[in-house]
C1' cells in the first nucleotide's frame, strides 16, 4: 500500500466483500509452567446467612456472671477476697457527610476549559493574640412498679458530667449610625458613638511559696482540653464566556413567564419566594417538543485530520427498594441515621411490628463474569494522650488460558534413506535426519535441604544531652544501645537428587490467500466472507496422505475503527453514470471597486498563567529478561492576560469614476393587453343544371345517394385558423408570441456627453409569472377529435386502417401548478489562438456601389490549447478563476406509505422504513444477428434439358414386432451410409451345449516326458472320457522342447467421442485469418486489412500512418490437347522383298499411328481502342490451344463440446468358472405402415425379328481362357494359348432391312406356378442365372423438390474391386450427343463496407386493462318487524289504587340473516 466482484472484452461510475489493529467478551476443539493484569457489559431485577463504623475509662453515672480461693451453714445457701472496676449498661464527645458502591436519572453551568465571588462558608490542622471568672436546675442509667406476643413503652425513687441554663468579664467580633477614603464598577478599608455576643474541665507530677501541716490540697508548675479574635493551608457554594449527540414527519414557545420596586429567605447573589407596577422574554445562528446518553482525563483506530468509545486506574457529578420531607452538624437534605406515603418479602399471640447488598463474598436470573478465603504484617482512615480498638478501605492468598509477557515440551550425530503409511508413468518419490541407534545436557514440573527483601517502628528497658521548672521529680525534645512487630508463607531465591523421562494443539490448503494430492460422493449429502463450488475423473463436499500458518493456545460469532477520497475541512460531485429549482423579483444572509486617514475585532509576533495524577513519548533505573514498574524530562489543541505590528479582512471618517444608475438622440423588434377590420379554405342551409354512384383502403367493408349524393353554379350562414413573406431570422425571465389597423404598455441596443458615487452580486424561507391536459359558471361550436358506436385485419385486436362521433379544443371569469417545462448544461464577473456566416446599430476611407475595414450589442457553425471516462465541450466553455444559491451519495421497494399542508377535484409539495438484490449503470470496442442499407459472387433465382414426389421391385432408414431382430451414423453434412458384397464363416445379438492361467502373449515355481500321430465310447458339434504311442543334446549336475499344475497374469465390439490422439465431414476451394515493427487511443482495440479502380482470387495497381512479413490465392505436381526429340517389343506397316482363301503373316523398316522417357509451347508476350502514358478490361492478329486451355490432386486462422472408444491407439470406470473363450441352430432377410436413394416403365425418337460395324480403361494363375463339341439356355465337356502392348476377357446404343398401329397393347414386366444351371460341406429360414408358363400396378404423377452451362446434361454399353457364390449399389471406361442464360428486382448460401439500438428470443419483474374464486369495509334494499320499546285510551281481578294482567290505537328501533352495487 491494496485486491475480489457489473462486461464477449474495455474504462468509467457505483455498491456490496475481504486482507489489519483492538475487545471487561462469549461458543466450539486442545491445554505445560510462571509473572503481571482484568473479570455481572444482562434484571437501578429480588435477595437466605455472616461480616463491611466505631472508638473515648485521660469527660461522667453504673457495674456484673462463670471461675478460683477462703470462711460459715439449717447442707437449701449465704458471706469476704480474687477474677476486675473486667465484660456490659447509660450520658456525654468526635467520628458516622470519608473511605467503599452503581450509572437509574439527567441534554443540564451536570461535565471540560477559562474566569469572576468587592455576593460566601469553613470542624478538625498550623501560626500568631487574649481569655479559661462565678452559680443553677433536670435528665439517662440503676432500683421499685406497670402495659405488650413482640417492636416497645407509661409513672416513681435515687441521680453524674467536658451534657444543659443563666450572671459577669472580654476583644482588631457582629449589627446600626455618622465621617473620611478607595475603584471602571460594586456589599472593599479607616475612625468615632451606641448596642449585642464566650468558655469545661481531665490526668500525671511536686512541696520551692501558701492552707491544712506525716501526706495532701482550691498550692507550685507541666500536660491535655476549652473560648473569642485573626491569619494561613485545604476543602466547599455561587455566577458567567466558550465547547458538548439525532429529530423540522416537533414551528412557534412563556404568566413568576421578561424586567423593575418593597418585603421576606440564605453562609452568600438572584423570580429563590412574595405583593405591587411594566408587557416583556426566547426562537431559523433552530426555541419549545420528542428520542437518546452520566461527563471529563483517556481507550481502541487512523498517516493524518477524523470515526467510535467512556470497562479497570484518576478527576467531577447523580444515585442508595420508588416517591417526598426535613432534623443534626462546619459539612446531609445523609447507602449500613429519622419522618410519611406506595409496592415488595418476612414475623406475628392478628391487635400490631420488622427490613432495604448499586459496601465484601454469597444465592436466583443470563450466552456471560470468581472464594460465603487469611491477614490488619505493610499503606491509609475513625477514635484514643497512649497500649491500643475497628477497618470486605487496603495489602494477598484462591478461580478462570479472560488478555498480555517469559520459558518449555530437549541437543547433536545418525542411511542416497528402515518399517508403517500415502502416492505412482511401477522405475521410482513423499513423510525424512524425522524415527530407531549413538552421545549429551538438565530449564520447568517432581523429591530433599537451606532461605531473604518487604519491617520503618510505635511502646518497654536502661544511658546521654537539653527545654522548663523551686526541682537530679514529672513532662517535652534530640541523640545513640537493647528489647521488639509478616497475612502473603510448604513464598520468591539458592544448592542437591532422578531422569529425556511428564508437557502440542487448532485453523486452513479454487481466486482474493501463504499452502496439492488420492479416493468417496454424483445438483444428492454437503461448502459458502464475496465471487462461486457439487449433475462420474471436485486441488471449493467428507476422509486420508502431504503441505501451510500460527502456537498453549487456534478457530467461529458479536462489535468499533481502517481500508472507505463510500459525506470529501484535509478530499467527492451535478451535459449523457444519482445529482441544476420550470422561470422571474426580492427578505435575512453570505460575498463585494480605487485612494487615504484613524482605531485594533479579525490576523501576526513576544512573554507571563494554565493546560491535576495517570497514561502516550524520549531518557535512565528496579524485578535473570519481558509484560509490569520508580525517578526526570518533553509534549499538549486551547483559554485568559500583558506588550508590539498595521499589509490583508473588519469599522468609523473624508474622497475617486472604472462597477452600477440617471438625463438627451436614434433606429429594430412575431415583446405584452385592448378594440375594431380582411380575405382564402372548410362544413351547413336555400335554389339552379344533372342523373348513379360517391367515398374509402394494401384489398375491403361500415357509411352517404333514385326521398336525386358526388360533380358543378348562384346566393346566404357560421366557427376556427391565419397561406405566401418565413430564414439554424427576429422578441421575450421562462412558458411563449406570426392576417391587418389603432390606442395603452414594458424590456433591450447603438451614439454623444452630462450628472449621482459603490448605490453592487447572489438569494435560505417569501412572493409572482407558468404549455398542456384537468376542474368550476355562462357562452359559443366550423373543423379536429380522447370516450364511445360500426367496418376491416388478426390466432385474438380493448391497436395501427376506415366510416361516424360526445367532452374537450375557441371566448369571459376563477382554479390547479405540473412536462423530456431540455442546452438533460443555476445566476454573476474577469480572463484565455483562430476562421466562417446571418440579425440591429455606429464610426472611418471612398465620386458613388450591392465596395473595403472597424467597434458595440445578440445569434449559429468549424476548430486549437485546456477539459472530459469517453462521447464531446472549445469566447453563448464542459477552459482558467472567484462570489453566491440548489441538488447528489448502490438498484428495488417508491416519488409509494404514514404525518403535515395546498387544492372543489384530480392531484401537489414535503418525504420514510420494513424487506430484497451483487448489482443497478454511463460511454466507448469487438463479433454475431435483422422481414435495416450498399457494393460483389455461386446452377442462388431467372432462361433450358432430364429427374424426383404417382406405379411395380431393389436397397437404406424409422416405427412395430421378436428369444434376438447387434451396434453406430439424425437438418444441409443420417438414410444404395460404417457394409468393396450377413447361407455356416463374417457376428459383435438370441436360445441351447461347453471350457475356465483361458483361443492369444510374457515370466517365475513344481511335475512328467515328448508333441505329433493313430484307435474306441459318447455327443450336434465343441467338448468329455478311456486306449494305443514317447522326443534331441549332455561335461550326468542340468539343458532345448513340449504337456500338465499354480502364481504374476491374459482377455472384453462392456460404459465414457461431453477425459483422448489419430483420422474424417461441413462451412468452403469461400477469400480470407494474422503477426513483427511504428504510430493513434487511458483502455479494450483500431490502423495495416479501409478508400479508388480491376480481379476467379487480400489479383494487381494508385493512394494513405504505416512499412514489412506469415499461413491461404496462384504458380510449383498429374493426367488431357498441339509440336519436336530419342527408344522401337509383344505396338506399327509408308517404301522394298516373300508370301496366303484372308490375314504385319514373314524378311525387313523406324517413316506414321501408338507406347513412354526428354523437351519446347501460352506470357496478356504483339497491335490497337478504353483506363490515372497504372492494375486490367475490351477488340484483333498469329497460334493445336488465349487471357487460370479442360480435369484432377492439393482444403488457412476457425467454426459445430459435429462423426467415430465397433478400423487403430489410450486416460478413466467396470467384468473376472465370466461382459471372457469354444460349439450347434436361429437373428441381423421379421412386415399394418411412413420417408430417403435408385432401378424398371408407362411406349412408335418406341417393342420384336434378322443383319452390318466402331471403343477405352481395366483385370487375369486356387486365374482368364481361345478354337472345337454338347444343351433352346444358364451351362456342361474338353483345352491350345498367355504369369500378358504377344493369349483371353462377345461392348452397346448406332446404321440397315423387316413387323407392329396407339391397344393396357408384340407395352410393361411384378407375382406366381414348373423344370433347370452354377457356386458351395450345405441354398429352407435365406444365393444368382436359365428355360416353359403366368403378365400385376403403372396411360408421364398433388403440393413440394433435385441435378446439370459443353464433350456438360440427357442417352448407351463396358470394366474393375469386394467375392467361392450373389451388385439396379459403388469406383472407373469409353460411344452418341443436345438445349439455354435478356439480367440480378425476387428464394437460398457467402463475401467486403457501414448506420441504429434497452436489437430478437426466453425467463424474470414492473405498468395498464379484463376475468374467475376469495376476504374485508361502508351503503341500499329485503327480512326480523309494524316486533320491543314508548306513548295515550279501555277492561278484568278488586273496597279501591297499582309500573303487574287482558286489549284498542299512534309513534316506532336494534341485531342476525340474505341480496345487490360500489371502493
Nucleotide at each position: 500500500a491494496g485486491a475480489g466482484u457489473u462486461u464477449g472484452a474495455u474504462c468509467c461510475u457505483g455498491g456490496c466483500u475481504c486482507a489489519g489493529a483492538a475487545c471487561g467478551a462469549a461458543c466450539g476443539c486442545u491445554g505445560g509452567c510462571g509473572g503481571c493484569g482484568u473479570g455481572c457489559c444482562u434484571a437501578a431485577c429480588a435477595c437466605a446467612u455472616g461480616c463491611a463504623a466505631g472508638u473515648c475509662g485521660g469527660a461522667u453515672g453504673c457495674g456484673a456472671a462463670c471461675g478460683g480461693g477462703g470462711g460459715u451453714u439449717u447442707c437449701g445457701g449465704c458471706c469476704c477476697c480474687u477474677g476486675a472496676g473486667u465484660a456490659g449498661c447509660a450520658u456525654g464527645g468526635c467520628a458516622g457527610a470519608c473511605g467503599g458502591g452503581u450509572g437509574a436519572g439527567g441534554a443540564c453551568c451536570a461535565c471540560g476549559u477559562a474566569u469572576c465571588u468587592g455576593a460566601c462558608c469553613u470542624g478538625a490542622c498550623g501560626c500568631g493574640c487574649g481569655a479559661u471568672g462565678g452559680g443553677g436546675g433536670a435528665u439517662a442509667g440503676u432500683c421499685c412498679u406497670g402495659c405488650g406476643a413482640a417492636a416497645g413503652u407509661g409513672g416513681g425513687u435515687u441521680g453524674a458530667a467536658u451534657a444543659c441554663c443563666g450572671c459577669a468579664u472580654a476583644c482588631g467580633c457582629u449589627c446600626u449610625u455618622u465621617u473620611c477614603u478607595g475603584u471602571c464598577g460594586a456589599g472593599g478599608g479607616a475612625a468615632a458613638a451606641g448596642a449585642g455576643g464566650a468558655a469545661a474541665g481531665u490526668u500525671g507530677g511536686c512541696c520551692u511559696c501558701u492552707c491544712c501541716a506525716u501526706g495532701g490540697a482550691a498550692g507550685c508548675g507541666a500536660a491535655u482540653g476549652u473560648c473569642g479574635c485573626g491569619u494561613g493551608a485545604g476543602g466547599g457554594g455561587g455566577a458567567u464566556g466558550c465547547g458538548u449527540c439525532c429529530u423540522a414527519u416537533u414551528a412557534g414557545u412563556u404568566a413568576g413567564u421578561u424586567g423593575g420596586u418593597g418585603g421576606g429567605g440564605u453562609a452568600a447573589c438572584g423570580g429563590c419566594c412574595u405583593a405591587c407596577c411594566a408587557a416583556g422574554a426566547c426562537g431559523g445562528c433552530g426555541a419549545u417538543g420528542g428520542g437518546u446518553a452520566g461527563c471529563u482525563g483517556g481507550u481502541c483506530u487512523g498517516a493524518g485530520a477524523g470515526g467510535a468509545u467512556g470497562a479497570u486506574c484518576a478527576g467531577c457529578c447523580a444515585c442508595a427498594c420508588u416517591g417526598g420531607g426535613a432534623c443534626u452538624g462546619c459539612g446531609a437534605c445523609a447507602c449500613g441515621g429519622c419522618c410519611c406515603a406506595g409496592a415488595c418479602u418476612c414475623c406475628u399471640a392478628c391487635g400490631g411490628g420488622a427490613g432495604g447488598c448499586a459496601g465484601c463474598a454469597g444465592u436466583g436470573g443470563g450466552a456471560a463474569u470468581u472464594u460465603c478465603g487469611c491477614a490488619c504484617a505493610a499503606u491509609g482512615g475513625a477514635c484514643g494522650c497512649a497500649a491500643g480498638u475497628c477497618u470486605g478501605a487496603u495489602g494477598c492468598a484462591g478461580c478462570a488460558a479472560u488478555g498480555c509477557c517469559g520459558c518449555g515440551u530437549g541437543u547433536g550425530u545418525g542411511a542416497a534413506g528402515a518399517c508403517g503409511c500415502c502416492u505412482u508413468u511401477c522405475g521410482g518419490g513423499g513423510u525424512g535426519u524425522a524415527a530407531a541407534g549413538c552421545a549429551c545436557u538438565g530449564u520447568c514440573a517432581g523429591g530433599a535441604g537451606g532461605g531473604a527483601c518487604g519491617a520503618a517502628g510505635a511502646g518497654c528497658c536502661g544511658g546521654a544531652g537539653g527545654g522548663u521548672g523551686a526541682a537530679g521529680a514529672g513532662c517535652c525534645c534530640u541523640u545513640g544501645g537493647g528489647u521488639g512487630u509478616g497475612a502473603c508463607g510448604g513464598u520468591a531465591c539458592c544448592u542437591c537428587c532422578a531422569g529425556a523421562g511428564g508437557a502440542a494443539g487448532c485453523c486452513c490448503c479454487g481466486g482474493c490467500u501463504a499452502a496439492c494430492u488420492c479416493c468417496g460422493u454424483g445438483c444428492c449429502a454437503g461448502c459458502a466472507g464475496c465471487c462461486g463450488c457439487g449433475g462420474u475423473a471436485a486441488g471449493a463436499c467428507g476422509g486420508a496422505g502431504g503441505g501451510g500458518g500460527c502456537a498453549a493456545g487456534c478457530g467461529u460469532u458479536g462489535u468499533u475503527c481502517g481500508g472507505a477520497g463510500u459525506u470529501a475541512c484535509u478530499g467527492g460531485g451535478c451535459g449523457u453514470a444519482a445529482a441544476g429549482c420550470g422561470c422571474g423579483c426580492g427578505u435575512a444572509g453570505g460575498c463585494g471597486g480605487c485612494c487615504u486617514c484613524a482605531c485594533a475585532a479579525g490576523u501576526g509576533u513576544g512573554a507571563c498563567g494554565u493546560g491535576a495524577a495517570a497514561g502516550c513519548c524520549c531518557c535512565c533505573g528496579g524485578c535473570u529478561u519481558a509484560a509490569c514498574u520508580g525517578g526526570g524530562g518533553a509534549a499538549g489543541g486551547g483559554c485568559g492576560u500583558c506588550g508590539c505590528a498595521a499589509a490583508c479582512u473588519g469599522u468609523g471618517g473624508a474622497g475617486c469614476u472604472u462597477g452600477a444608475g440617471u438625463g438627451u438622440c436614434g433606429g429594430a423588434g412575431g415583446g405584452g393587453g385592448a378594440u375594431g377590420c380582411g380575405g382564402a379554405a372548410u362544413u351547413c342551409c336555400u335554389g339552379g343544371u344533372g342523373g348513379a354512384g360517391c367515398g374509402g383502403u394494401g384489398a375491403a367493408a361500415u357509411g352517404c345517394g333514385u326521398a336525386g349524393a358526388g360533380a358543378u353554379c348562384a346566393g346566404g350562414a357560421a366557427g376556427a385558423a391565419c397561406g405566401u413573406c418565413g430564414g439554424u431570422g427576429g422578441c421575450g425571465a421562462a412558458g411563449g408570441c406570426g392576417g391587418c389597423a389603432u390606442c395603452c404598455u414594458g424590456g433591450a441596443c447603438g451614439a454623444a456627453c452630462a450628472c449621482u458615487g459603490a448605490c453592487g452580486c447572489u438569494g435560505a424561507g417569501g412572493u409572482g409569472c407558468g404549455a398542456g391536459a384537468g376542474c368550476g359558471u355562462g357562452g359559443g361550436g366550423a373543423g379536429c377529435g380522447a370516450a364511445c358506436g360500426g367496418g376491416a385485419u388478426u390466432a385474438g385486436a380493448u391497436a395501427c386502417c376506415c366510416c361516424g362521433g360526445u367532452a374537450g379544443u375557441c371566448c369571459a371569469c376563477g382554479c390547479c401548478g405540473u412536462a423530456a417545462a431540455c442546452g438533460a448544461u443555476g445566476g454573476g464577473u474577469a480572463c484565455u489562438a483562430g476562421g466562417u456566416g446571418u440579425g440591429g446599430g455606429g464610426g472611418c476611407c471612398g465620386a458613388g456601389a450591392u465596395g473595403g475595414u472597424u467597434u458595440c450589442c445578440g445569434u449559429g457553425c468549424c476548430g486549437g490549447a485546456g477539459c472530459u471516462a469517453a462521447c464531446g465541450c472549445a469566447g453563448u466553455a464542459a477552459g482558467u478563476a472567484c462570489c453566491c444559491c440548489g441538488c447528489c451519495u448502490g438498484g428495488g421497494g417508491a416519488g409509494u406509505a404514514c404525518g403535515g399542508u395546498c387544492g372543489c377535484a384530480a392531484g401537489g409539495c414535503u418525504g420514510a422504513a420494513a424487506c430484497u438484490c451483487a448489482a443497478a449503470g454511463g460511454a466507448a470496442u469487438u463479433g454475431a444477428c435483422g422481414g435495416g442499407g450498399g457494393c460483389c459472387c455461386g446452377c442462388a433465382c431467372a432462361a433450358g434439358c432430364g429427374g424426383u414426389g404417382g406405379a411395380g421391385c431393389a436397397u437404406g432408414u424409422g416405427g412395430u414386432u421378436u428369444a434376438a431382430u447387434u451396434c453406430g451414423a439424425c437438418g444441409c453434412a443420417a438414410c444404395g451410409c460404417g457394409c468393396a458384397g450377413a447361407a455356416c464363416c463374417u457376428u459383435a445379438c438370441c436360445u441351447g451345449g461347453g471350457c475356465u492361467u483361458g483361443a492369444c502373449a510374457u515370466g517365475g515355481u513344481c511335475c512328467u516326458g515328448a508333441c505329433a500321430u493313430c484307435g474306441g465310447g459318447u455327443g450336434a458339434a465343441a467338448g468329455c472320457u478311456c486306449g494305443a504311442g514317447u522326443g534331441c543334446c549332455u561335461u550326468c549336475g542340468g539343458g532345448c522342447c513340449a504337456g500338465g499344475a499354480u502364481c504374476a497374469c491374459a482377455g472384453g465390439u462392456g460404459c465414457u467421442g461431453c477425459a483422448u490422439g489419430g483420422c474424417u465431414g461441413u462451412c468452403g476451394u469461400c477469400a480470407g485469418c494474422u503477426c513483427g515493427u511504428g504510430u493513434c487511443g487511458u483502455g479494450a482495440g483500431a490502423u495495416g486489412u479501409u478508400g479508388g479502380g480491376u480481379u476467379a482470387a487480400g489479383u494487381c495497381c494508385c493512394g494513405c500512418a504505416a512499412c514489412g512479413a506469415g499461413c491461404g490465392c496462384a504458380a510449383c505436381c498429374c493426367u488431357u490437347g498441339c509440336c519436336c526429340u530419342u527408344a522401337g517389343u509383344u505396338a506399327c506397316c509408308a517404301g522394298c522383298a516373300g508370301g496366303u482363301g484372308a490375314g504385319g503373316c514373314u524378311g525387313g523398316g523406324g517413316a506414321c499411328u501408338c507406347u513412354a522417357g526428354g523437351g519446347g509451347g501460352a506470357c496478356u508476350g504483339c497491335c490497337g481502342a478504353u483506363g490515372u502514358g497504372a492494375a486490367a478490361u475490351c477488340g484483333g492478329a498469329g497460334g493445336a490451344a488465349g487471357g487460370u486451355g479442360g480435369g484432377g490432386a492439393u482444403g488457412a486462422c476457425g467454426u459445430c463440446a459435429a462423426g467415430u472408444c465397433c478400423u487403430c491407439a489410450u486416460g478413466g470406470c467396470c467384468c473376472u468358472u465370466a461382459c471372457g473363450c469354444c460349439c450347434a441352430g436361429g437373428g441381423c432377410u421379421a412386415c399394418a405402415c411412413a420417408c430417403g436413394u435408385g432401378c424398371u416403365a408407362c411406349a412408335a425418337u418406341g417393342g420384336c425379328c434378322g443383319g452390318u460395324a466402331c471403343a477405352g480403361a481395366a483385370g487375369g494363375a486356387a486365374g482368364c481362357a481361345a478354337g472345337a463339341u454338347c444343351g433352346c439356355a444358364a451351362g456342361g465337356u474338353g483345352g491350345a494359348g498367355c504369369c500378358a502392348a504377344u493369349c483371353c476377357c462377345g461392348a452397346a446404343a448406332a446404321c440397315c432391312g423387316g413387323u407392329c398401329u396407339c391397344a393396357g397393347u408384340u407395352c410393361g414386366g411384378a407375382u406366381c406356378g414348373g423344370a433347370g444351371u452354377c457356386u458351395g460341406c450345405a441354398a429352407c429360414u435365406c444365393g444368382a442365372c436359365u428355360c416353359c408358363g403366368u403378365g400385376c400396378a403403372g396411360g408421364u404423377g398433388g403440393a413440394a423438390u433435385u441435378g446439370c452451362u459443353a464433350g456438360u446434361a440427357a442417352u448407351c454399353g463396358c470394366a474393375g474391386a469386394u467375392c467361392a457364390g450373389c451388385a439396379c449399389g459403388c469406383u472407373g471406361c469409353g460411344g452418341u450427343g443436345a438445349a439455354u442464360a435478356c439480367g440480378u428486382u425476387c428464394c437460398c448460401g457467402g463475401g467486403c463496407c457501414u448506420g441504429c439500438a434497452a436489437c430478437u428470443c426466453g425467463a424474470c419483474u414492473c405498468c395498464a386493462u379484463g376475468a374467475a374464486g376469495u376476504c374485508g369495509g361502508a351503503a341500499u334494499c329485503g327480512c326480523u318487524a309494524g316486533u320491543a320499546a314508548u306513548c295515550g285510551c279501555g277492561g278484568a281481578u278488586c273496597a279501591g289504587c297499582a309500573c303487574g294482567c287482558c286489549g284498542c290505537g299512534g309513534u316506532g328501533a336494534a341485531u342476525a340473516c340474505g341480496u345487490u352495487c360500489c371502493c